A computed fold for a 508-nucleotide part of an RNA from uncultured Pirellula sp., annotated as small-subunit ribosomal RNA, 5' domain.
Context: one part of a larger RNA
RNA sequence: GAAUGAACGUUGGCGGCGUGGAUUAGGCAUGCGAGUCGCGCGAGAACCGUAGCAAUACGGGGACAGCGGCGAAAGGGAGAGGAAUAAGUAGAAAUCUACCCUCGGGACGGGGAUAGCGGCGGGAACCUGCCAGUAAUACCCGAUAACGUCCUUGGACCAAAGGUGUGAUUCCGCCUGAGGAUGAGUCUACUUCCUAUUAGCUAGUUGGUGGGGUAAUGGCCCACCAAGGCAACGAUGGGUAGCAGGUGUGAGAGCACGACCUGCCUCAUUGGGACUGAGACACUGCCCAGACACCUACGGGUGGCUGCAGUCGAGAAUCUUCGGCAAUGGACGAAAGUCUGACCGAGCGACGCCGCGUGCGGGAUGAAGGCCUUCGGGUUGUAAACCGCUGUCGUAGGGGAACAAGUUUACGGGGGUUAUCCCCUGUAAUUGAGUGAUCCUAGGAGCGAAAGAGAAGAUAAGCUAGUGCCAACAAGCCGCGGUAAGACAACCUCCCCAAACGUAAUUA
Repeated sequence: GAAUGAACGUUGGCGGCGUGGAUUAGGCAUGCGAGUCGCGCGAGAACCGUAGCAAUACGGGGACAGCGGCGAAAGGGAGAGGAAUAAGUAGAAAUCUACCCUCGGGACGGGGAUAGCGGCGGGAACCUGCCAGUAAUACCCGAUAACGUCCUUGGACCAAAGGUGUGAUUCCGCCUGAGGAUGAGUCUACUUCCUAUUAGCUAGUUGGUGGGGUAAUGGCCCACCAAGGCAACGAUGGGUAGCAGGUGUGAGAGCACGACCUGCCUCAUUGGGACUGAGACACUGCCCAGACACCUACGGGUGGCUGCAGUCGAGAAUCUUCGGCAAUGGACGAAAGUCUGACCGAGCGACGCCGCGUGCGGGAUGAAGGCCUUCGGGUUGUAAACCGCUGUCGUAGGGGAACAAGUUUACGGGGGUUAUCCCCUGUAAUUGAGUGAUCCUAGGAGCGAAAGAGAAGAUAAGCUAGUGCCAACAAGCCGCGGUAAGACAACCUCCCCAAACGUAAUUA
């Protein structure tokens, strides 16, 4: 000199782009963070209309619930654990894959329930019991059955659901098979920190046969048989650690690191377990146990911020309980649309990088004042005053491109294979949370905007007076101060850098 997710001290005008809990994977009040579909199903409150004096009846309407489907395994967070069940690279075969795409075939006939609702109950609450009765793309049975599955090659076995007012081979779905795409599981080789003051480790251990299990290979598990397997090329043990793309530094070799962003892994109060499902052994699902906390009518219940904000604690130290779904993306839906603390934005912090400004030109009697002086003068210094100009940025007011592409509706046009369908296209209407390039106007330079560290040496920059080994400095090194201190403290002056400047820490 370079660097940092930085911290501390002094100071502090504006903007853009980034970035911000590194410590206690410590505890958490409150709100929000995963819903959606009425074109799967039954039922239906408020309200409105008609009739009626009214009770009520009929029609419209469609809230909150419920059954059912899809999603909730994504997105978001964190790095505790893990030294290999991981990551990186290169390969492999014994696999599955919802939604999506392509192609083949099919969708026939029946049935019984159940929630909601209604009636009667229990309980402080969470919640829950009995009776009656109801629907479905919920559930079940039969039929059909191959290019599917099994196979002893004879044969055996397996499915379906409808919806859209009517009308469907054609729109949206359903069943089955093949292929693709995407995603995932499994196996192999090599590489991946320190330690020998850890030298032997191993009994499902190593291999085989036969089974079981799995989507699938395999001691993955089991029975029997054999006695193997690993190890100074460091087994086993101990310590530490998420890995990588990359980042910092360095001429490079290398060394150190793994914040933000991206890929993979792992975790979700601690430990264990399975259920559902195409997919989980599941952050805002379930069950059990532990600790902690809360409610209670003491009988019993409830909870999980390592999501976004926020709070306490600990710490040198790290932000708003903000706005919006306008854009991008996701879930659901035929669609309108709904949801989305993902995301997009705004706020806070000089935390970092970059850009801009704090004026410009003239102006000598070199004014006054300050400091120094050999008393002549020198210096501060064109600096100021004064004259002229400009108005960036900021302030106040006003306009404004763009971020918006679409989507839907209405009225048309054209095409495709008969239409409720699909594609292309015209006109009109319609969508911005927030930002805002840029332009105009106003006033003004006495406007609103410069500090910090340093001046003995290395190291750019010195004088005067004060103090007198005192008070102090330096504390990175040499060192300075005991009466002329360029080193202390102060004035003046100067030097460096500049919205920053220094200090300490860490890396090369």

Source information:
Its mean pLDDT, the model's own confidence on a scale to 100, is 85. The RNAcentral record of the full RNA draws on ENA, Greengenes and SILVA.